[in-house]
Context: one part of a larger RNA
Molecule: large-subunit ribosomal RNA, domain I
Organism: Candidatus Gastranaerophilales bacterium
RNA sequence: AGCUAAUGGAGAAUGCCUUGGUACUAGCAGCCGAUGAAGGACGUGCAUGUCUGCGAAAAGCUACGGGGAGUUGACAAGAAGCCUUGAUCCGUAGGUGUCCGAAUGGGGAAACCCUAUAAAGUUAAAACUUUAUAACCCACAAAUGAAUACAUAGUUUGUGAGGAGGAAAGCCUGUGAACUGAAACAUCUUAGUAACAGGACGAAAAGAAAAUAAACUAAUGAUUCUGAAAGUAGCGGCGAGCGAAAUCGGAAGAGCCUAAACCUUAUGUACGUGAUAGACUGCAAUCGUUGUGCAUUUGGGGUAGAGGGACUUUCGUUACACUUUGCAGAGUGUAAAAAGAGUUAAAAAUUGUUUAAUAGAUGAAUACAACUGGAAAGUUGAGCCAUAGACGGUGAUAGCCCGGUAAUUUAAAUUUGACAAUCUCUUGAAAGUAUCCCGAGUAAGGCGGGGCACGUGAAACCCUGUCUGAAUCUGCCGGGACCAUCCGGUAAGGCUAAAUACUAGCUAGUGACCGAUAGUGAACGAGUACAGUGAUGGAAAGGCGAAAAGAACAGUGAGAAGCUGAGUGAAAUAGAACCUGAAACCGUUAGCUU
Numbered sequence: 001a002g003c004u005a006a007u008g009g010a011g012a013a014u015g016c017c018u019u020g021g022u023a024c025u026a027g028c029a030g031c032c033g034a035u036g037a038a039g040g041a042c043g044u045g046c047a048u049g050u051c052u053g054c055g056a057a058a059a060g061c062u063a064c065g066g067g068g069a070g071u072u073g074a075c076a077a078g079a080a081g082c083c084u085u086g087a088u089c090c091g092u093a094g095g096u097g098u099c100c101g102a103a104u105g106g107g108g109a110a111a112c113c114c115u116a117u118a119a120a121g122u123u124a125a126a127a128c129u130u131u132a133u134a135a136c137c138c139a140c141a142a143a144u145g146a147a148u149a150c151a152u153a154g155u156u157u158g159u160g161a162g163g164a165g166g167a168a169a170g171c172c173u174g175u176g177a178a179c180u181g182a183a184a185c186a187u188c189u190u191a192g193u194a195a196c197a198g199g200a201c202g203a204a205a206a207g208a209a210a211a212u213a214a215a216c217u218a219a220u221g222a223u224u225c226u227g228a229a230a231g232u233a234g235c236g237g238c239g240a241g242c243g244a245a246a247u248c249g250g251a252a253g254a255g256c257c258u259a260a261a262c263c264u265u266a267u268g269u270a271c272g273u274g275a276u277a278g279a280c281u282g283c284a285a286u287c288g289u290u291g292u293g294c295a296u297u298u299g300g301g302g303u304a305g306a307g308g309g310a311c312u313u314u315c316g317u318u319a320c321a322c323u324u325u326g327c328a329g330a331g332u333g334u335a336a337a338a339a340g341a342g343u344u345a346a347a348a349a350u351u352g353u354u355u356a357a358u359a360g361a362u363g364a365a366u367a368c369a370a371c372u373g374g375a376a377a378g379u380u381g382a383g384c385c386a387u388a389g390a391c392g393g394u395g396a397u398a399g400c401c402c403g404g405u406a407a408u409u410u411a412a413a414u415u416u417g418a419c420a421a422u423c424u425c426u427u428g429a430a431a432g433u434a435u436c437c438c439g440a441g442u443a444a445g446g447c448g449g450g451g452c453a454c455g456u457g458a459a460a461c462c463c464u465g466u467c468u469g470a471a472u473c474u475g476c477c478g479g480g481a482c483c484a485u486c487c488g489g490u491a492a493g494g495c496u497a498a499a500u501a502c503u504a505g506c507u508a509g510u511g512a513c514c515g516a517u518a519g520u521g522a523a524c525g526a527g528u529a530c531a532g533u534g535a536u537g538g539a540a541a542g543g544c545g546a547a548a549a550g551a552a553c554a555g556u557g558a559g560a561a562g563c564u565g566a567g568u569g570a571a572a573u574a575g576a577a578c579c580u581g582a583a584a585c586c587g588u589u590a591g592c593u594u
Base pairs, nucleotide, nucleotide: 001593002592003591004590005589006588007587008586009585015579016543017542020514021513022511023510024509025508026507027506028505029503030502031166032165039100040099041098042055043054044053046078049075050074051073061094062093063092064091065090066089070082071081072080105114106113107112115134116133117132118131119130120129121128136163137162138160139159140158141157142156143155144154170201171199172198173197174196175195181188185237211220212219224251225250226249227248228247234242235241255495256494257493258439262300263299266296267295268294269293270292271291278287279286280329281328282327283326284325285324305473307438308437309436310435311432312431313430314429315428317336318335319334320333321332322331323330338427339426340425341424342423349422350421351420352419353418354417356415357414358413360409361408362407366382368381369380370379371378383400384399385389391403392402393401444468445467446466447465448464449463450462451461454480475490476489477488478487479486530537531536550578553565554564555563556562
C1' cells in the first nucleotide's frame, strides 16, 4: 500500500408521518367606499422583540342572548390579578376608532408641515388647548346680476347616504399587436387573441319581428343556453386553413311602455277687435290681458299589420262635485261596484304567519376478566348499544374511554325566502270613413372601409368616414345581384325575469390527487430574507419523547466547549447538531498478501 471482516466518524438518501397544498361537489354570498373603503404607518400589555387582536375608551367599553368552571391570545415561563354576586369564552346590536390613503381646508419627499372661521376652556393676552366647519364636479332651489331695455351669461348661498377610489374571475364597449402556421413570404393565419382604456352587474349582454321560411301556395312565431344538423353548405395565394344557417330534440319561458295625430294647462311672442271671433249647447244676461297662430310646456289620449289610432255618430251601472250667471240639456272629474293583475320588467307601501341563517342543547352501549407489553385500543374469553359501525383523539389497531355521529330540538337581537291580508294599479262596446297621425339629415344611392363562415366576388343583408337624399298605408322594407308575381313584415324611441358565465369570500364535504427537491413561490413569522436606481426578480428552512420526566450531583478540562460517570426513560447509538439513518468520502482494530 492493497484485499477481506468487524466497528466508528461524516453525510443526508430512503421508509413512515402531516399542521400545508391541489382539483372538484353541494349550499350561501356576490360587492366595499365621503357615515371616509381596500391597503398601510404609528401606537396599545405588569414587563415586550415579533406575530395576533385592538385604537388615546387602544389583547379592549356597553346592552341583549348563549354557556357553566375556570381564566388574564401565541412564541413563553414568571409576577400580580379576575371568577358560581356566573368570569374567560361564543353570537347579535351598539360605542370608541390616532395618522396616511379617493384623501377632500392649503401644501407635501404617504403616515408630515402650515392655515382660516365659529364655539367652549384657559389666560394679562385669539399666545395655547379641544370640538366643528372649510376640495372639485354634478343635480335641484334661491338670491344677485354684465356687454344690452326686458333678459341671458356669470357670481354667491343653500340642499343632496349624488359622483370620485378599491375588488379574483365572469360581461359589454373602444383601441388593437407580434412571435407563430403557410415547412421561405407579401393576401391569408395566429386573432379581433394578448395587451391597454372606459363602463356596469350579481350576473352581464340579447330580447317581443321593417323575423324565419316556402315557391304557387305548406308553415313557424321574442331572446338566451344546449345535443344534433356538420367538419356538411360554402369561403380560401381554392394553399395553409376558416367554417355557418334553416330545421329537429332539450333547458327556460312573459310580455310591455312610449313618439305623433286630437283635447287640455302654463309661459313667452306675434296678430286682431271693440263685438259678426271666444267663454260646452239653446234662450236671456254678463265678461273683455277673453280669442287666434307659432315656440316651449302640464295632464289626458294612443301603440298596430285580418293595419292601428285620432276624428264623427250611436249605445252603456250608481252617487257626489265642477263647467261666468238663471232655466233646460250635455260633458268632465272623483268615489263605489264587478273583473283582472301586482312588489323580478311594464308604478309602489305596510302588517301578520311561517322557512332558513348568524351562538347553542339533549344525545345509546364493558371504569369487564386474563395474557403480552413501558403503555392495550392488540390476542383470548364473556357482555351490551345501534335511526349512532362518519371522522378525529386517547402511551400500539376503541361502535360501547373522550370529542362527536344518527335522531330530536333552540334565538332577546339582526338578516332572509315563501304565503296571506290590508293595500295599490288597470279596464266599455259597435258602426263610419271626407280629413289628420303612425319616429328624417332617417331609409336609400355614389365613393372609401369594416362586420357577417362569405378574402369584391353574381354579393344580397348589417355598420358608417365622405357627398347626395325620399315616401306616410293607393305608403315603406325584406325573401342572397336585378325585374315581375306571390309571400312575410311595419325600420329610423325605450324597458324586460328565467334557462347561461364566473368564484376573491363563507359553510359542509369528496379524491385509483401530492406527501417536504413533491404539493402553492410559501406546511416553518414568505411575497419574508436577499438582489436591483427602478420596473422587477425571489429563496432555503418540517419530525426528541407517550409524557420534559430536557440530564440534580460528581470527575476531567483554560472552560458556559467536549467527554466520562450518576440519574430519567421502554429506548439516550431517542440528548436537544435530537425518528429512521443508505451511498460517495475519512478513520480504527484484526487477518491475509507484497